Annotation: This is a predicted structure of a 93-nucleotide RNA (SAM riboswitch aptamer (S box leader)) from Listeria innocua. The sequence is in RNAcentral, with records from MGnify. The same sequence occurs in records of 2 taxa. Rfam family: SAM riboswitch aptamer (S box leader). Rfam describes the family as follows. The SAM riboswitch is found upstream of a number of genes which code for proteins involved in methionine or cysteine biosynthesis in Gram-positive bacteria.
RNA sequence: CUUAUCAAGAAAGGUGGAGGGUUCUGGCCCAGUGAAGCCUUGGCAACCGGACUUUUCACGGUGCCAAAUCCAGCAGUAUCACUGACAGAUAAG
Numbered sequence: 001c002u003u004a005u006c007a008a009g010a011a012a013g014g015u016g017g018a019g020g021g022u023u024c025u026g027g028c029c030c031a032g033u034g035a036a037g038c039c040u041u042g043g044c045a046a047c048c049g050g051a052c053u054u055u056u057c058a059c060g061g062u063g064c065c066a067a068a069u070c071c072a073g074c075a076g077u078a079u080c081a082c083u084g085a086c087a088g089a090u091a092a093g
Base pairs, nucleotide, nucleotide: 001093002092003091004090005089006088011041012040013039014038015037019030020029021028024073025072026071027070042065043064044063047061048060049057050056051055069087074084075083076082077081
C1' cells in the first nucleotide's frame, strides 16, 4: 500500500502501586473491594493453517479476553436515530 472484518465471544493467580478506556477535545465509564505494565495458567475466536471438503478441527502462526473500535467530532439523511467517510485495531498478501 491492497483486500477483508470490527453491536457476537472469552479471566483467575502472582507482581506492581495510580492510573486506564490508541492520540487530541468533549462526554461517559472502569480503578486502593487495587488501574496500566510484566509473568504464569486458563479461555474465546477461527484470519492464516490442518483434516478434508464446502463441512469440521483447535495440534501450529497471529490476535483477543468491561462497555459497538465505549460514544461524539467530518459529511448526508433526518431528528437525537441511521448511513457513510476519516482515523484506528487485527489478519492475509